Predicted 3D model of a 104-nucleotide RNA (SAM riboswitch aptamer (S box leader)) from a soil metagenome.
RNAcentral holds the sequence, with entries from MGnify.
Rfam family: SAM riboswitch aptamer (S box leader). Rfam describes the family as follows. The SAM riboswitch is found upstream of a number of genes which code for proteins involved in methionine or cysteine biosynthesis in Gram-positive bacteria.
[in-house]
This record gives sequence, structure tokens and C1' cells, in this order.
RNA sequence: CAUCCAGAGGGGUGGAGGGAUAUGGCCCUACGAAACCCCGGCAACCGGCCCACUCGGGACACGGUGCCAAUUCCAUCAGGCUCCUACGACAAGCCUGGGAGAUG
Repeated sequence: CAUCCAGAGGGGUGGAGGGAUAUGGCCCUACGAAACCCCGGCAACCGGCCCACUCGGGACACGGUGCCAAUUCCAUCAGGCUCCUACGACAAGCCUGGGAGAUG
């Protein structure tokens, strides 16, 4: 700096946790959690290849990563809208942005 509502299996070892952090939820897990290994897969950030020659564009999946429950599982920070109401507030729902995180 960019992307994060898509996508992706099985076996072995292991033996109780896991879903980043704090909190509140919710979910996964002895019909075996985390972790590690093997084979497989998804994807297309970087390299390589082609075009352009500058920005960039394209094909591939060969190499380097990454990933293979749930939107980064949801929310918590700010703003706005909707709803309710005599007015207003609270609650609830929705939208936008921020922060944090992950990957390159």
C1' cells in the first nucleotide's frame, strides 16, 4: 500500500480445547479441539511468461507464500437513517466510516 460477505477434502499422530486480543454473545469440539505430518484442493499477492514500454493489461498455476466452519462468526469507537412517540429519549433494525487483526 492492497484485499478481507466468494472459494477449498481425506488420512495419521495427538488427547481438550478452539474460534487474534479484552468484554458480552453465539458457535465448533470424545460422532475427537489445538498442534504437527502426509496426500489433495481453493485462490491468484509476489516471482516467472506474453503484450505494452510508463502507468498498466492478459494467460497460466511452474516457483514462493497464504488459505481449506460460520462475513475478520457478531458486537463493543464515531456518524447517519429507519422505527416508536404529543415532543423527546431508550431499545431494536439498517447504512457508512474508524480502530484492531489476518494475508501478500